[in-house]
Predicted 3D model of a 245-nucleotide part of an RNA (large-subunit ribosomal RNA, domain VI) from uncultured Symbiodinium. The coordinates come from a structure-prediction model, not an experiment, and the mean pLDDT is 81. It matches the Rfam family "Bacterial large subunit ribosomal RNA".
Context: one part of a larger RNA
């Protein structure tokens, strides 16, 4: 900024790719083959290895969420020492999961023919005609109308933008969802989910002359944290502006 009124939904001239690359195993087959010893293959099916691509259900990883310990010179409760041990949600990840066909077609190479003169004969060539590679081209993923040849269909005459509240989206912009006709995000409340049974207080208690006391049990699947789900306008999402062929 062309195209030339929004919005969607496509189509594909063009473009890019390597999306596959190896193997091992049965079965063919103890077949063919060979005097016997010995001993395949085209094809089919199962696998693994590498790559490519996507993804958290499981498994592991990480997590600063919960607990347990040490030391902090009298001690509880909390704390520090980003102390050391266990677990561990979400997300984020591989060590984990999924997918990953290559065969078909068509034009061809080298190279096989078929008719068949130039040349009564030959002769795959000179007119014509059929085959023939992991390689070219499409079938296969991506991206694509700035394809200036600026397409094609629908469906409207509004639509978008500032502005807020935000995440399935992210550097910025973009994108998406929501704005009271409202669950968008925080809170609250239930629920999950992690940890493991809180604080005080009441009983018991190894030992100790005593004072005391490590521990244990009840209260208590407790209390702590929550990135998840639900409800539920208590908070914010105001009022309005801009621009419109």
């Nucleotide at each position: 900024c062309g195209u030339u009124g929004u919005u969607g939904u496509c189509u594909g001239a063009g473009u890019g790719g390597a999306a596959c690359g190896a193997g091992u195993u049965a079965g063919u087959a103890g077949u063919a083959c060979g005097a016997g010893a010995g001993g395949a293959a085209c094809c089919u099916g199962a696998c693994u290895c590498g790559g490519a691509u996507g993804c958290c259900u499981c498994u592991g990883g990480u997590g600063g969420g919960c607990g347990g310990u040490u030391g902090u010179u009298a001690u509880g409760a909390a704390g520090c020492a980003g102390g050391c041990c266990g677990c561990g949600u979400a997300g984020c990840u591989a060590c984990g999961c999924a997918u990953u066909g290559u065969g078909u077609g068509g034009a061809u190479a080298a190279g096989u023919g078929c008719u068949g003169a130039a040349a009564g004969c030959a002769u795959c060539u000179a007119a014509g005609c059929a085959c023939g590679a992991a390689g070219c081209c499409a079938u296969c993923c991506g991206c694509a109308a700035g394809a200036c040849g600026a397409g094609a269909c629908a469906a409207c005459u509004u639509a978008g933008g500032c502005c807020g509240u935000u995440a399935u989206a992210g550097a910025a912009g973009a994108u998406a969802a929501c704005g009271u006709u409202g669950a968008u995000a925080g809170a609250a409340u239930u629920g999950g989910u992690g940890u493991g049974u809180a604080a005080g207080a009441u009983c018991c208690a190894a030992g100790g002359c005593a004072a005391c006391a490590a521990g244990g049990a009840u209260u208590u699947a407790a209390g702590c944290a929550u990135g998840c789900a639900a409800u539920u306008a208590c908070u914010a999402a105001a009022a309005g502006c801009c621009a419109c062929a």